[in-house]
Context: one part of a larger RNA
RNA sequence: CGUAGGAUAUCUGAGGAGAGUUGUCUUUAGUACGAGAGGAUUCAGACGGACGAACCUAUGGUGCACCAGUUGUCAUGCUAAUGGCAUUGCUGGGUAGCUACGUUCGGACAGGAUAAACGCUGAAAGCAUCUAAGCGUGAAGCCCACUCCAAGACCAGAUAUCCCCUACGACUCCUCGAAGACUACGAGGUAAUAGGCCGGGCGUGUAAGCACGGUAACGUGUGCGCAUACCGGUACUAAUCAGUCGUGCGG
Numbered sequence: 001c002g003u004a005g006g007a008u009a010u011c012u013g014a015g016g017a018g019a020g021u022u023g024u025c026u027u028u029a030g031u032a033c034g035a036g037a038g039g040a041u042u043c044a045g046a047c048g049g050a051c052g053a054a055c056c057u058a059u060g061g062u063g064c065a066c067c068a069g070u071u072g073u074c075a076u077g078c079u080a081a082u083g084g085c086a087u088u089g090c091u092g093g094g095u096a097g098c099u100a101c102g103u104u105c106g107g108a109c110a111g112g113a114u115a116a117a118c119g120c121u122g123a124a125a126g127c128a129u130c131u132a133a134g135c136g137u138g139a140a141g142c143c144c145a146c147u148c149c150a151a152g153a154c155c156a157g158a159u160a161u162c163c164c165c166u167a168c169g170a171c172u173c174c175u176c177g178a179a180g181a182c183u184a185c186g187a188g189g190u191a192a193u194a195g196g197c198c199g200g201g202c203g204u205g206u207a208a209g210c211a212c213g214g215u216a217a218c219g220u221g222u223g224c225g226c227a228u229a230c231c232g233g234u235a236c237u238a239a240u241c242a243g244u245c246g247u248g249c250g251g
Stems, first nucleotide, its partner, number of pairs: 001152001005163007015149004021049006033038001051106005059100004066093005071086006111143002117137004164250001169245004173189005193238003196234005203226002210221004
């Protein structure tokens, strides 16, 4: 810009993309078959390999914003307690998130038309013949079926609702996000959107101070103290105030 008014939602599905894998075991059955040796078709069930998707409850990894231990040195006058620097100083753990080595799931079933092949009926050609007319069976393949995209599908579709008092609606701007390079998308802008605060959870592992015990190191009072991204609540703070686009009932 178009889709002959402008919008907001929800759809249809022409068309396109993806996927499409395979083994072993049990039973049928040591049956059919076969002198024996050997040894099935088929139906059903179970367990796997590889591949793929989603996810983070559990198991692991990471986790330079959490907790603890510890070395050297400097500083806060000193003790004690802390802080800075040394690869995050080093070390032991670890929430959320992200992850695989982890968990769950997938390929299917069914249907249609067929290939090779196998047939029925059947003449040309009194027989025969799956073929010439006609009718069947038949594959990991084809079309469906499964998942996703999809009306710029120009044959430009459908349904519902809203609006014409600059309206419905959208944007700028702002608070943000399991969304993200930017944009876009999504949640909000007086409300639980973010921060703070409160409560809880998770993590670390018994804080400092004081008291007591011990010559002292240290121990006890104590699952203490601290606690990031998690879950809820609460307007305390910030989403203020405003502006812009878009018309006039649709030749």